Transfer RNA from a Candidatus Hodarchaeota archaeon, 74 nucleotides, folded computationally.
RNA sequence: GGGAGGGUAGUCUAGCUUGGUAUGAUUCUAGGUUUGGGACCUAGGGGUCGGGGGUUCAAAUCCCCCCUCUCCCA
Numbered sequence: 001g002g003g004a005g006g007g008u009a010g011u012c013u014a015g016c017u018u019g020g021u022a023u024g025a026u027u028c029u030a031g032g033u034u035u036g037g038g039a040c041c042u043a044g045g046g047g048u049c050g051g052g053g054g055u056u057c058a059a060a061u062c063c064c065c066c067c068u069c070u071c072c073c074a
Stems, first nucleotide, its partner, number of pairs: 001073007010026003020057001028044005050066005
C1' cells in the first nucleotide's frame, strides 16, 4: 500500500439483510428466603449503539468521510 471482519450498559452479547420504544446474560442496588453466607426468587438502576455529516416523518440499521482493533496479501 491492497483486501476482509469487528466497535452496542462496568463486562459479554442479540438486533442491521426487511428503518418504527435497544435484546439477553452478568455485575450493581433494594426486598424475600437463610442462624449467617452462598445459591435461588422478585423488583429496580445503568446505553446519548466508536466520532461527524447526509437521506427520511422517523436511523444501531441506509449512504459518505474519519478514528480504532483483529486477520490475510504484499

Description:
Lineage of the source: Archaea > Promethearchaeati > Candidatus Hodarchaeota. Its Rfam family is "tRNA". The family's RNA type in Rfam is transfer RNA.